[in-house]
RNA sequence: GCUUAACAAGGGCAAACUUAGUGAAAGCUAAGGACGCAAAGUUACCGGUCUAAUGGGAAACCUAUGAUAGCGGAACUGCAAAA
Repeated sequence: GCUUAACAAGGGCAAACUUAGUGAAAGCUAAGGACGCAAAGUUACCGGUCUAAUGGGAAACCUAUGAUAGCGGAACUGCAAAA
């Protein structure tokens, strides 16, 4: 430097759910809590998914400028170990 996720050590993150706050909603934040995760670290660039305030529409419904990085791809960064 490259590959891997068998083993060891030190650890790290935290799904559902509950409470509080926030938001039109999806969701997010904090505390509790652990389903899982070797990038479950960072970035909405591409595809997907969720929401639909606003705008459109007679209605059904459509619409992202709102979300999701723990849906996949991509980019950047990184601890320890093994071959």

Description: Model confidence (mean pLDDT): 85 of 100. The RNA shown here (c-di-GMP-I riboswitch aptamer) has 83 nucleotides and comes from Colwellia sp. D2M02. It matches the Rfam family "c-di-GMP-I riboswitch aptamer". From the family's description: GEMM was predicted in a large-scale screen for bacterial structured RNA regulatory elements. The organism belongs to Colwellia, within Bacteria. The sequence was found by an Rfam model in a public genome assembly.